Context: one part of a larger RNA
């Protein structure tokens, strides 16, 4: 000097940061992912009605896009996991941009309504009708994909395949207010992902020999894509004292502490990447997951049950219990930034921004200022009629009034958005203008007002180390980081007085430099 601290003692206010490090322990309750009605049948509930699902609108459903993002946690991993540089001719990429091009004709279902049935629920079964941008032929079909043929640059080389030709196979969906906006195929671009590589990335040799999909080759399956990744059959390889294998520990990095630096530690908030989601597997959906508030299947553990059965996962915000030296509200608002649905109004959004709590942190400020005694009272000390010191400290005078307290006034954070008005270019954008919208909150902030008025304490004074006496005690009681103090004159122990030192802090502890 430092800390995500903790514990004693004291504590007036503000800003800005921070706040479960232990049990990846078990969780009551409530929220954290929905939205579209300009896709579709429809109308359960609301409100109008001309009584017509006629309208305004909409719970459930069907159907799209989200839900793989945002938010949490560091168990696990010593590893192409991160970091750094590179490569992919071995790859993918929904929404968004750009460019070509298409967008024709038709089919059978299903939920949802109804009926009806089983069940303690959770749900589940069956009959009847129905519709879509749902779902499935058949048409068109390339510059697409395959296959044959052809083989141009490029490269030391396996390769690569440019170009022409045939063949062969694969597509769509509307809606509408008539502005527009969907839909399908390719081609490109941006993003965001995948993989493989070269370097680096803890301790232990009291761990020295490890390895059978191991090592490699052909052929093959998978896959977006390479590849023992999987499989079949052939070889006998492959790694290792430049430390293989074991075994301990551990998320990495950016950056933090500290150091003159070189190092040495650490990795908590804030970024970026990994890995997880009660523990283990597993696919499915999808552009994307092997998916935290999805699904199955096992295993523990916890509820419900009418004993036949179900149901659930907070390492999301809060909030409980345990654990623990220890860590906050069961709050507010979508106002701003962002996200997710929508053409848009919106709607969701414990993200986010605010507020509460807490001296746990670092910064600022305030508890008063100026005069005021050869100097009061008191305490303490002494060489004692006196002196010292507490101390200009107090009293007293005059000033001030910051924070606090009451009054009054009152911001910025908001850019806009749908829309309407003008321009530009030339038909959909893009410039101005005007335009609803403030949670925090009547807060920051100003300005008034009374008044010195509400606001100082914690360690230490043997040396190391800044500060010294007096008394009590008598190897006692007790102090202590080391040295070591205490056995009758104790500057070292307990008081008092005085004194250093920091000060809304001050010290002990613990860990690192």
């Nucleotide at each position: 000097g430092a800390u995500g601290a903790a514990c004693g003692c004291u504590a007036g206010c503000g800003a800005c940061a921070g706040g479960c490090c232990u049990a990846a322990c078990a969780c009551a309750u409530g929220c954290a992912a929905g939205u579209c009605g300009a896709g579709g049948g429809g109308c359960a509930g609301c409100a109008c009605u001309u009584c017509g699902g006629g309208u305004g609108g909409c719970g459930a459903c069907c159907g799209g896009c989200g839900c793989a993002c945002g938010g949490g946690u560091g168990a696990g991993u010593a590893a192409c996991g991160c970091g750094u540089a590179u490569g992919u001719a071995a790859c993918c990429u929904g929404c968004c941009c750009u460019c070509a091009g298409g967008u024709g004709g038709g089919g059978g279902a299903u939920a949802g309504c109804c009926c009806a049935u089983c069940g303690a629920a959770a749900g589940a079964u069956g009959g009847a009708u129905u519709a879509a941008u749902a779902c499935c032929g058949c048409a068109u079909g390339a510059c697409g994909u395959c296959g044959a043929a052809u083989g141009a640059c490029a490269g030391c080389a396996u390769u690569a395949g440019a170009u022409u030709u045939c063949g062969a196979c694969c597509a769509a969906a509307g809606a509408u207010u008539c502005a527009u906006u969907g839909c399908c195929u390719g081609g490109g671009g941006a993003u965001g992902g995948a993989c493989a590589u070269g370097c680096g990335u803890c301790c232990u040799a009291u761990u020295a020999g490890c390895u059978a999909g191991u090592u490699g080759g052909c052929g093959g399956g998978g896959c977006a894509a390479c590849g023992g990744c999987c499989c079949a059959c052939c070889a006998a390889g492959g790694c290792g004292a430049c430390g293989a294998u074991a075994g301990g520990u551990a998320g990495g990095g950016g950056u933090u502490c500290u150091g003159a630096g070189a190092g040495g530690a650490a990795g908590g908030u804030c970024c970026c990447c990994c890995a997880c989601a009660u523990u283990g597997g597993u696919a499915c959906u999808g552009a994307g997951a092997c998916a935290c508030g999805g699904a199955c299947c096992a295993a523990a553990c916890u509820c419900c049950u009418a004993c036949g059965g179900g149901a659930g996962g907070c390492a999301g915000c809060a909030g409980u219990g345990a654990g623990g030296a220890a860590u906050a509200u069961u709050g507010g608002u979508c106002a701003a930034u962002g996200g997710g649905c929508g053409g848009a109004a919106g709607c969701c959004u414990g993200a986010a921004c605010c507020a509460g709590c807490c001296a746990a942190g670092u910064c600022g400020c305030g508890u008063g200022a100026a005069g005021g005694a050869c100097g009061a009272c008191g305490g303490c000390c002494c060489u004692a009629u006196g002196g010292g010191u507490u101390g200009u400290a107090a009293a007293c005078u005059u000033c001030u009034u910051u924070a606090g307290c009451a009054g009054c006034a009152g911001a910025g954070u908001a850019a806009u958005a749908a829309g309407g008005g003008g321009g530009u270019c030339g038909u959909g954008a893009c410039c101005c203008c005007c335009g609803a919208u403030g949670c925090a909150a009547g807060u920051a902030u100003g300005c008034u007002g009374a008044g010195a008025a509400u606001a100082a304490g914690g360690a230490u004074c043997g040396g190391c180390u800044a500060a010294c006496u007096c008394c009590g005690u008598g190897c006692c009681a007790g102090c202590a980081g080391c040295c070591g103090c205490g056995g009758u004159a104790a500057u070292a122990c307990g008081g008092a007085g005085g004194a250093u030192c920091c000060g809304a802090g001050c010290g002990u502890u613990a860990u690192c430099c």